[in-house]
């Protein structure tokens, strides 16, 4: 150099195929419960979806280039 997969709250992942308000689990914070902690229950905060352009009324999703990570082959 070639091929394939991946990048989405603090962590691990879905959502992309079929464009239309970004979700799940854990974690964090607050409250409840408890003598207290854990567990359990309720609520909240936290994302401009790797970057930059393009298409579109509308892009995490479609298109192009680039960056990074993993694997295969050499």
């Nucleotide at each position: 150099c070639g091929c394939a997969g991946g990048a989405u709250g603090g962590a691990g992942c879905a959502g992309c195929u079929u464009g239309g308000u970004a979700g799940c689990u854990c974690g964090u914070c607050a409250g409840g419960c408890u003598c207290a902690u854990a567990a359990c229950c309720u609520g909240a905060a936290g994302g401009u979806c790797g970057u930059u352009g393009g298409u579109u009324c509308a892009a995490a999703u479609c298109c192009a280039a680039c960056u990074c990570c993993u694997g295969c082959a050499c």

Predicted 3D model of a 74-nucleotide RNA (transfer RNA) from a Puniceicoccales bacterium. Rfam family: tRNA. By type it is a transfer RNA. Its mean pLDDT, the model's own confidence on a scale to 100, is 82. The sequence was found in a public genome assembly.